[in-house]
Context: one part of a larger RNA
RNA sequence: CGUAGGAAAUUUGAGAGGAUCUGUCCUUAGUACGAGAGGACCGGGAUGGACAAACCAAUGGUGCAUCAGUUGUCGAGCCAUCGGCAUAGCUGAGUAGCUAAGUUUGGGAAGGAUAAGAGCUGAAGGCAUCUAAGCACGAAGCCAACCUCAAGAAUAGAUUUCCAAGAUUAGGAAGACCCCUUGAAGAAAAUGAGGUAGAUAGGACGCAAGUGUAAGUGUAGUAAUAUAUUAAGCUAAGCGUUACUAAUAGGUCGAAAA
Numbered sequence: 001c002g003u004a005g006g007a008a009a010u011u012u013g014a015g016a017g018g019a020u021c022u023g024u025c026c027u028u029a030g031u032a033c034g035a036g037a038g039g040a041c042c043g044g045g046a047u048g049g050a051c052a053a054a055c056c057a058a059u060g061g062u063g064c065a066u067c068a069g070u071u072g073u074c075g076a077g078c079c080a081u082c083g084g085c086a087u088a089g090c091u092g093a094g095u096a097g098c099u100a101a102g103u104u105u106g107g108g109a110a111g112g113a114u115a116a117g118a119g120c121u122g123a124a125g126g127c128a129u130c131u132a133a134g135c136a137c138g139a140a141g142c143c144a145a146c147c148u149c150a151a152g153a154a155u156a157g158a159u160u161u162c163c164a165a166g167a168u169u170a171g172g173a174a175g176a177c178c179c180c181u182u183g184a185a186g187a188a189a190a191u192g193a194g195g196u197a198g199a200u201a202g203g204a205c206g207c208a209a210g211u212g213u214a215a216g217u218g219u220a221g222u223a224a225u226a227u228a229u230u231a232a233g234c235u236a237a238g239c240g241u242u243a244c245u246a247a248u249a250g251g252u253c254g255a256a257a258a
Stems, first nucleotide, its partner, number of pairs: 001152001005163007015149004021049007033038001051106005059100004066093005071086006111143002117137001119135002175253004179195005200246003203242005209235003216229005
């Protein structure tokens, strides 16, 4: 820009893409078959491999600053306690998120038309012949079936709801955007939630969860240290509550041709 008014939702599916894999074991059955050795079709069930998708409850990984321990050195006048630097100084743990080696799921069944092939009926050609007319089978392949996208499918579809004027215009409808708070969305656009008639983000409070018993003080010991206060103190991304802070104010676009 188009889809002949303007919007907000919900959809149909022309078409396109993805997937389509396979082993072993049990049973049927030591049956059919076979002198024996051996050893099935068909059918039923179980369990794997590879591949793919989703997810983080559990098992783990990571978790650049959440907690603790600790070395050297510099600093806060000193002790104590802290801070900086040393790969994140090193070490032990670890929330959310992300994640695999983890968990769950998938390729299932039924169908249509066929290939090679194998048939029925059957002439030309008194027989025969799957073919010439006719009929009925037959594959992991094809078309569907399953999953995803999809009306610029210009043949531009459908449904529901909202607004809807009388002129040549605009302080403008429904609606949308700018702007702002932002997200399990994200390179930027886009997209989702929200903007005081508000829980959108931050803060606060509570909880969860992590670390592992803070500082100060008392006591015991010459002291290192231990112990009590104390399951303490501290704490990121999680959950809930709460308008304390910030989403204020404001601006723009937006409708009928024949």
RNAcentral holds the full RNA, with entries from SILVA. A computed fold for a 258-nucleotide part of an RNA from a metagenome, annotated as large-subunit ribosomal RNA, domain VI. The coordinates come from a structure-prediction model, not an experiment, and the mean pLDDT is 86. Rfam family: Bacterial large subunit ribosomal RNA.